Predicted 3D model of a 108-nucleotide RNA (SAM riboswitch aptamer (S box leader)) from Bacillus litorisediminis. Model confidence (mean pLDDT): 82 of 100.

[in-house]
RNA sequence: UUCUUAUCAAGAGAGACGUAGGGACUGGCCCGAUGAUGUCUCAGCAACCACCCUAAGAUAUGGGCAAGGUGCUAAUUCCAGUAGGCUAAUGCGCCUAGAAGAUAAGAG
Numbered sequence: 001u002u003c004u005u006a007u008c009a010a011g012a013g014a015g016a017c018g019u020a021g022g023g024a025c026u027g028g029c030c031c032g033a034u035g036a037u038g039u040c041u042c043a044g045c046a047a048c049c050a051c052c053c054u055a056a057g058a059u060a061u062g063g064g065c066a067a068g069g070u071g072c073u074a075a076u077u078c079c080a081g082u083a084g085g086c087u088a089a090u091g092c093g094c095c096u097a098g099a100a101g102a103u104a105a106g107a108g
Base pairs, nucleotide, nucleotide: 001108002107003106004105005104006103007102008101013042014041015040016039017038021031022030023029025081026080027079028078043073044072045071048069049068051064052063053062077100082097083096084095085094086093
């Protein structure tokens, strides 16, 4: 970096450093000198992998654990973006699927 599969409405913040933009992209809307984003430390959340139980065995399924590998701790992935549908029908709102993105596991 590409592909496959699964999940994305819940959950969880303090300190230090540091300085100007940041929330992937576009539009909107937000966050930010009362210091955001980021980095580090500590703490926490969750349970994808791992581990344990379940099954005659190997899986699936279900349950457990949090010492290991990741992940996460503003806003539903902040909302929309494409297609279709519902509705009081040029509006508002809602639903379904998809795209894009994120994370994990596996493969190349």

Taxonomically the source falls in Bacillus (Bacteria, Bacillota, Bacilli, Caryophanales).